[in-house]
Context: one part of a larger RNA
Molecule: small-subunit ribosomal RNA, 3' major domain
Organism: metagenome
RNA sequence: UGACGGGGGCCCGCACAAGCGGUGGAGCAUGUGGUUUAAUUCGACGCAACGCGAAGAACCUUACCUGGGUUUGAUAUUCCUUGAUAGUGCUAGAGAUAGUACGUCCUCUUCGGAGACAAGGUAACGGGUGCUGCAUGGCUGUCGUCAGCUCGUGUCGUGAGAUGUUGGGUUAAGUUCCGCAACGAGCGCAACCCUCGUCCUUAGUUGCCAGCAUUUCGGAUGGGCACUUUAAGGAGACUGCCGGUGUUAAGCCGGAGGAAGGUGGGGAUGACGUCAAGUCCUCAUGGCCCUUAUGUCCAGGGCUACACACGUGCUACAAUGGUGACUACAAAGAGAUGCGAGACCGCGAGGUGGAGCAAAUCUCAAAAAAGUCAUCUCAGUUCGGAUCGUAGUCUGCAACGCGACUACGUGAAGUUGGAAUCGCUAGUAAUCGUAGAUCAGCACGCUACGGUGAAUACGUUCCCGGGCCUUGUACA
Numbered sequence: 001u002g003a004c005g006g007g008g009g010c011c012c013g014c015a016c017a018a019g020c021g022g023u024g025g026a027g028c029a030u031g032u033g034g035u036u037u038a039a040u041u042c043g044a045c046g047c048a049a050c051g052c053g054a055a056g057a058a059c060c061u062u063a064c065c066u067g068g069g070u071u072u073g074a075u076a077u078u079c080c081u082u083g084a085u086a087g088u089g090c091u092a093g094a095g096a097u098a099g100u101a102c103g104u105c106c107u108c109u110u111c112g113g114a115g116a117c118a119a120g121g122u123a124a125c126g127g128g129u130g131c132u133g134c135a136u137g138g139c140u141g142u143c144g145u146c147a148g149c150u151c152g153u154g155u156c157g158u159g160a161g162a163u164g165u166u167g168g169g170u171u172a173a174g175u176u177c178c179g180c181a182a183c184g185a186g187c188g189c190a191a192c193c194c195u196c197g198u199c200c201u202u203a204g205u206u207g208c209c210a211g212c213a214u215u216u217c218g219g220a221u222g223g224g225c226a227c228u229u230u231a232a233g234g235a236g237a238c239u240g241c242c243g244g245u246g247u248u249a250a251g252c253c254g255g256a257g258g259a260a261g262g263u264g265g266g267g268a269u270g271a272c273g274u275c276a277a278g279u280c281c282u283c284a285u286g287g288c289c290c291u292u293a294u295g296u297c298c299a300g301g302g303c304u305a306c307a308c309a310c311g312u313g314c315u316a317c318a319a320u321g322g323u324g325a326c327u328a329c330a331a332a333g334a335g336a337u338g339c340g341a342g343a344c345c346g347c348g349a350g351g352u353g354g355a356g357c358a359a360a361u362c363u364c365a366a367a368a369a370a371g372u373c374a375u376c377u378c379a380g381u382u383c384g385g386a387u388c389g390u391a392g393u394c395u396g397c398a399a400c401g402c403g404a405c406u407a408c409g410u411g412a413a414g415u416u417g418g419a420a421u422c423g424c425u426a427g428u429a430a431u432c433g434u435a436g437a438u439c440a441g442c443a444c445g446c447u448a449c450g451g452u453g454a455a456u457a458c459g460u461u462c463c464c465g466g467g468c469c470u471u472g473u474a475c476a
Stems, first nucleotide, its partner, number of pairs: 001476002003473003007470007015460002019424005026315008034306002042053002064301007073125001077124002079121005087102006106115003126291003130288003136284002138279003141275001143273001148187006154163003167178003193267004198235007207225003212222003238261001241255005317417001321376006333364003338357002343352003383414001388409007430452007
């Protein structure tokens, strides 16, 4: 100087408390451990691994296993030789490939040839998702969006170092004021950026419809650009004003006006560093290793196994509910190998067909919870839907292993969950649907969007984590 203390003081955080809803019990989905296996590819392991890499394993992917092939190679460069090649059909084969038939056609040209392409040869090489993340770059997690981390000069100390950065107030903040052997400065904080909330200007189609006509009653038509809205530019919030308080300060408390008030809400933004944290399987890369194999091509299998254990979710256990009928109200997205309307067929998944739309125009598209009416009457039920049988639909060369969905039948556990444990302070929790990426198909995951919409916070004694000062130390 740090680190640590079941030392002290001050302060903060959904840290506790006050509340609301979960997990832990059940079934299923998914990841992991374990076990099994020819293989169940690999990585990730307290917080900070475990719906994680994977924004989507039937083949492919794929790295694993079994079997069948191949060896200058699936891919790059150089040299030599030959030739147009590619392609198509047939045969054998699981295919990779092998044979055979057809095919005889590229561009430039000084007609010598050159370029591109294919085959064969030659060797330098090429290849490796092989090892080392404790050799590395890059990227990322974490403490933590915590308020800290440092430097120059000066001063003090023999020195390591100290001071500044401590103290008294204050703040979300090393934010700021005052004081002070310090005076200044840098990286962080804040602000500048995006978005939501109010208003103004500009603009008016694909958007809108106040007033005026027409109307098939649909902003449908004439018409209009007021309003909504869209998207560009501006205005607006600064403790600016008033009162109190404070040290005359920084500020704090209350009020006015205002759409918004004291950081207005949300996002992006992550200091010096810590964990030899994670990644050599994104990529790059040193070293080591393999080179008729640890490379590479192919078929089939596996990654989907299943006495079990754990994590994360979904659906429930019902009446604030289930079922049936009718009837409202969103936002944000996506669309050409695409979205696919109306119509018709099917109980349905879906099919036929194809209008319109590169989309403020058309389509996906029905929002759902909510509301109204009816029924069920507390039951393992008209709750719950697992599991299984049969018949189908769709995607796709192909759904056996191993897809999703539909119809009929079946109708399991489950009556609110021990110890323990998690999230959340407002348009939040809870609850309800919608869309997108990936994607042929496959979503209870992820990301985004809106609808309905609470309870509670006395407070800081305690648990956890963190910041500052101080104290002890046989620790570094």